[in-house]
RNA sequence: AGAGUUUGAUCCUGGCUCAGGAUGAACGCUAGCGGCAGGCUUAAUACAUGCAAGUCGAGGGGCAGCACGGGUAGCAAUACCUGGUGGCGACCGGCGCACGGGUGCGUAACGCGUAUGUAAUCUACCAUUAACCGGGGAAUAGCCCAGAGAAAUCUGGAUUAAUGCCCCAUAGUAUUAUCGAAAGGCAUCUUUUGAUAAUUAAAGCUCAGGCGGUUUUUGAUGAACAUGCGUGUCAUUAGUUUGUUGGUGAGGUAACGGCUCACCAAGACUACGAUGACUAGGGGGUCUGAGAGGAUGAUCCCCCACACUGGUACUGAGACACGGACCAGACUCCUACGGGAGGCAGCAGUAAGGAAUAUUGGGCAAUGGAGGCAACUCUGACCCAGCCAUGCCGCGUGAAGGAUUGACGGCCCUCUGGGUUGUAAACUUCUUUUGUACGGGAAUAACCCUCCGAACGUGUUCGGAGCUGAAGGUACCGUAAGAAUAAGCACCGGCUAACUCCGUGCCAGCAGCCGCGGUAAUACGGAGGGUGCAAGCGUUAUCCGGAUUUAUUGGGUUUAAAGGGUGCGUAGGCGGUCUAUUAAGUCAGCGGUGAAAGUUUUCAGCUUAACUGGAAAAAUGCCGUUGAUACUGAUAGGCUAGAAUAUGGUUGCUGUGGGUGGAAUGUGUGGUGUAGCGGUGAAAUGCUUAGAUAUCACACAGAAUAUCAAUUGCGAAGGCAGCUCACAAAGCCAUUAUUGACGCUGAGGCACGAAAGUGUGGGGAUCAAACAGGAUUAGAUACCCUGGUAGUCCACACCGUAAACGAUGAUAACUCGCUGUCGGCGAUAUACUGUCAGCGACUGAGCGAAAGCAAUAAGUUAUCCACCUGGGGAGUACGACCGCAAGGUUGAAACUCAAAGGAAUUGACGGGGGCCCGCACAAGCGGAGGAACAUGUGGUUUAAUUCGAUGAUACGCGAGGAACCUUACCCGGGCUUAAAUGUAGAGCGACAGAUUGUGAAAGCAGUCCUUCUUCGGACGAUCUACAAGGUGCUGCAUGGUUGUCGUCAGCUCGUGCCGUGAGGUGUCGGGUUAAGUCCCAUAACGAGCGCAACCCCUAUCGUUAGUUGCCAGCGAGUAAUGUCGGGAACUCUAACGAAACUGCCAGCGUAAGCUGUGAGGAAGGUGGGGAUGACGUCAAAUCAGCACGGCCCUUAUAUCCAGGGCUACACACGUGUUACAAUGGCCGGUACAGAGGGCAGCCACCUGGCGACAGGGAGCUAAUCCAUAAAGCCGGUCUCAGUUCGGAUCGAAGUCUGCAACCCGACUUCGUGAAGCUGGAUUCGCUAGUAAUCGCGCAUCAGCCAUGGCGCGGUGAAUACGUUCCCGGGCCUUGUACACACCGCCCGUCAAACCAUGGAAGCUGGGGGUACCUGAAGUCUGCCACCGCAAGGAGCGGCCUAGGGUAAAACCAGUGACUGGGGUUAAGUCGUAACAAGGUAACC
Repeated sequence: AGAGUUUGAUCCUGGCUCAGGAUGAACGCUAGCGGCAGGCUUAAUACAUGCAAGUCGAGGGGCAGCACGGGUAGCAAUACCUGGUGGCGACCGGCGCACGGGUGCGUAACGCGUAUGUAAUCUACCAUUAACCGGGGAAUAGCCCAGAGAAAUCUGGAUUAAUGCCCCAUAGUAUUAUCGAAAGGCAUCUUUUGAUAAUUAAAGCUCAGGCGGUUUUUGAUGAACAUGCGUGUCAUUAGUUUGUUGGUGAGGUAACGGCUCACCAAGACUACGAUGACUAGGGGGUCUGAGAGGAUGAUCCCCCACACUGGUACUGAGACACGGACCAGACUCCUACGGGAGGCAGCAGUAAGGAAUAUUGGGCAAUGGAGGCAACUCUGACCCAGCCAUGCCGCGUGAAGGAUUGACGGCCCUCUGGGUUGUAAACUUCUUUUGUACGGGAAUAACCCUCCGAACGUGUUCGGAGCUGAAGGUACCGUAAGAAUAAGCACCGGCUAACUCCGUGCCAGCAGCCGCGGUAAUACGGAGGGUGCAAGCGUUAUCCGGAUUUAUUGGGUUUAAAGGGUGCGUAGGCGGUCUAUUAAGUCAGCGGUGAAAGUUUUCAGCUUAACUGGAAAAAUGCCGUUGAUACUGAUAGGCUAGAAUAUGGUUGCUGUGGGUGGAAUGUGUGGUGUAGCGGUGAAAUGCUUAGAUAUCACACAGAAUAUCAAUUGCGAAGGCAGCUCACAAAGCCAUUAUUGACGCUGAGGCACGAAAGUGUGGGGAUCAAACAGGAUUAGAUACCCUGGUAGUCCACACCGUAAACGAUGAUAACUCGCUGUCGGCGAUAUACUGUCAGCGACUGAGCGAAAGCAAUAAGUUAUCCACCUGGGGAGUACGACCGCAAGGUUGAAACUCAAAGGAAUUGACGGGGGCCCGCACAAGCGGAGGAACAUGUGGUUUAAUUCGAUGAUACGCGAGGAACCUUACCCGGGCUUAAAUGUAGAGCGACAGAUUGUGAAAGCAGUCCUUCUUCGGACGAUCUACAAGGUGCUGCAUGGUUGUCGUCAGCUCGUGCCGUGAGGUGUCGGGUUAAGUCCCAUAACGAGCGCAACCCCUAUCGUUAGUUGCCAGCGAGUAAUGUCGGGAACUCUAACGAAACUGCCAGCGUAAGCUGUGAGGAAGGUGGGGAUGACGUCAAAUCAGCACGGCCCUUAUAUCCAGGGCUACACACGUGUUACAAUGGCCGGUACAGAGGGCAGCCACCUGGCGACAGGGAGCUAAUCCAUAAAGCCGGUCUCAGUUCGGAUCGAAGUCUGCAACCCGACUUCGUGAAGCUGGAUUCGCUAGUAAUCGCGCAUCAGCCAUGGCGCGGUGAAUACGUUCCCGGGCCUUGUACACACCGCCCGUCAAACCAUGGAAGCUGGGGGUACCUGAAGUCUGCCACCGCAAGGAGCGGCCUAGGGUAAAACCAGUGACUGGGGUUAAGUCGUAACAAGGUAACC
């Protein structure tokens, strides 16, 4: 110091989360020792038991108990007596009990903190000053006697003491009153001093030293009161108060004071927050933080409050009293039922509560306290010990060596091996902290007291000796043996240090945030390894930090949350210039205070540290005092630059009221005129023969004001538009005349404030919510149409809101340029230029997240106001105020999410736009969809109908050929190292072959026959072992291959430049092209993959070569044929070349290029065709072509065999074939190809058969041999019909292949002769040698279900105006809430579950207040016939009050049938509102 998380990516805004520190903690796992600290945060709940405040006999009467002594009795034990002694229960008396200890209920307060004041006060014990201590009296407790009661306790009688009580005396510097003087101060006054008068004291004891008592002075200590300042939350608490505020007088108090009372006055507090509600002890400090701050108030210290709850006083120096009293209440206990007792928030301890917090310990040795002359006693204060890892600190669990056996074991891997655990272990050497055993052994101790000594002031101080230790035989020290007694916890996806295997399979589970898990999980669980910390480690909870995320330091408000709708203006805040005074703010010096502890620095003590001690610093504060006077303030006096006024011009859709005009619309009347009008995408409703619409004339009504008109003008905003009059207001300019800071802003407040809406009364032409009808639609409560009421208009009165927007508050100052315009002035003017005030456009610096703003700032500054702090819930609920209502203003929480959002980027998309292309449409030709059949698919069926392919991009597809085989499926029968190969071992001479039996076969069982040798072995099969096999799963683990977009023109890179960045530029723009093809322009310049070209075929020619091909000329020959000699011309074959490049011409054009019936040429603008498929998309297809990871099966999911199935068949779809006929069918004759194939082959020719074919039989391993091309042409026939069309189906007879044609082959012949007469919606192919049509060949193959596929040639068209539309694509641009990218996103009701919440008839509870009644104890007061000599007491009454009761109302909680909305929840329903022009632009 930052990091993760919104997005495809980016920048920003903004929230959530994490890393750090801390704790009086708790929980989980674990645990060796010591030191120092800490330990009921919850129930101020209830408490058993013990202890926590007594002491003094040197105050007193005394003697219950104990001890000693004495006495009596007794042998003694012992009993009794004796206050004589030590002492002492209870009692009187003194002092203490108001300290110490606990707790935090209450308290928002002079309670606390800080600083002052008391001239308004008290103070026991202590110190100090001055003085005194004389005399007398009456009681009472105890003891004794008697009595009541269960007890607690009480009553009566008699007697008695004091340092108890009372009286008298004496007395002052005491107190009170009056009169003076001096000094001082702060208003009342204070101090000192003088005079007069009055009042009030005392106690004794003794060890003879002293200790006490009374009055008084001063101090110290403690206490009390008062004041300034500071010290929570809520305004959804705005008014509160009657002893209230003040005065006079009195009372009361230690003292001031409405503290109390009588009278008088009507005040007092409050927006600088009164009153009320809720919460809370405050501070020093503690935690955190760089600090400012924030949070907190355990332990220690100071203050306060409380002591079962509430009230009250007494005593006392001090209390309204924790271990005192009285009363009331609740609770508990005892009881003989009559009545009594009690108060752990003291120390232990118990119960309860709770996640949770200790021993019913030792000691007064130390420190401190009370009493006492003292010894001493008491002290749960305190000092110690016990329990607890609760925290902090320290130590240890060993150290060194030890790998050329990196051991065993574990784990992992590419597995004969390697890596890691790991110098880790073993092993060698060394040490002994800690622990164990044994031994020694403290300091803390000084006092007091006793003894001795010294000094002098003769009872004090000092010195020495003796006595005193709970902790504790502890700390500490020494000796001995021995590595011996001692390591865990969390984590390992990123943040965040640390990785692999196995298991699991959206399950189990994890998770602080993001998120992991659906068969290869570094995220779950286990293991190995690693990382971090370590006697601890993690988790949970809470606080601060990070968070500049409440921003004083240190934030913002155009679009992210956020500028009030606008103005006027109160309080407040801020304020021009000069001079003087003052010194409040401000600054400086000095003084006081700011307790100690703590923090910081430093030094020191425990072996170190924690801990503790000393010193210093700090304590940022408050108060006082002395100065300074620049600035701010205050006071006084000036000034004119701000502001205002005056004078003169000028401007305008500025406002209010009145008058008035034309156009349009509607209606009425009349005329002309006739059948429609109107309306729409198309229609219909509606109007119209009773005369509409149209047109003309006249009349009436209400509302709005075309053109001018503009980026114009005016107004504070809302807003304002025909013309004109009146009234009113405002701005601007010019002149510098007047005033002299009069100013700016503005919480509350007041006023204005579009549209809609409300009330009353008018008005009502148009338009038009609601409503009605017609359409549209699946529906259409809409969009469209026809009507139509409120309303729209006026007057008055409400409402008070808008995307009231420039989404930009007001004012003032400053800051580059350029340009237009409105109003004024300079100045006579239309040039031209300057200036002031407005309204606009562009642009620089600067600013900004960017878009953008940019003198009309969103720049740089100043002042004031308003507002914001994640999204949703929600501008909702409740409350309050306003309103006639509608509603408005103010304005939450629970709960829920990890985002919501802004700007910009790249894509994708749009029922956005522009440009362009494609058999995309159009123009044509031929088909499909109807029929029959073939084939594939779905479905169904089946034992099985094996599997895959499924929009385009599956469906004559994998399959280029299922009768068996194939074959993967089904049924049945077999085999288990197996079908193949290798290695090792064993025995063997088999195995094979022939043959027999059985069987459907496979197989099983048997018979015959059976090697070589150099004897080492070789060969072969068999058996055993190890390695198999799988068309089983996963194409969503993969390779490879393929389809599609698409043969579309795109996809990128380097450097540079631009941008914070994602990215952009290049690749855009203008042209052009089939093309990102090329040219021009250009912050780009180049390059790569694609395009094109290079390659192959084809079209022309040439050269070379001339067999198996060819034959022009010459010759020979045949019935005929290049048949032969020969030829090398031609065709052809197959190699090499040539040729085409917009090269030439014309036009257009800058160029690229385009156009042309151009020339030439075989071919002309890519000549035609093929191969060739960029970056990528579809988790596209394929694990069944092959390969391959993982998983699964192993007498089976492997493998062999026989049979069956893949060929089923109500049906649906795709792709084809044949047709429906005359451009045809049939018959006869006749002509012309190309390519390809052939030896288990092609087969000439001959014979037989109607034929398929069969039997003979040449040639050919091929330019040599094998093969009829068909359509066509010529001739004949048929004559429009279910036919001489069509051929399905069926019957019969055959041929061929093959082990075998039943399921299930093809072909032939004869017979049979179905549907079908050109095919609905819709849809497919094709732009030239193409479509259409005709045949031929090949692969696979024994044969073939081939009408399929792949090739070949023959004949050979029509049409394209064109790009509006459909589909697909490319480029540019635009919008976007999409990015899984429109098959996207997303809204609301309803239904279901859960959660929190509002309302609600009511019900319950609580605190506070009011009124009335009652009223204990008690203070005060009055009376007083009883007691007492008196003081006084008892008694009776009054005021006040705690408590109790009654009543009405307000407030706050809880709960409530029912009800309202809200939130959340993988796959519910209905629609499709928003995002694109979202299909009616959206929104307020």
This is a predicted structure of a 1484-nucleotide RNA (small-subunit ribosomal RNA) from an uncultured bacterium. The coordinates come from a structure-prediction model, not an experiment, and the mean pLDDT is 83. Its Rfam family is "Bacterial small subunit ribosomal RNA".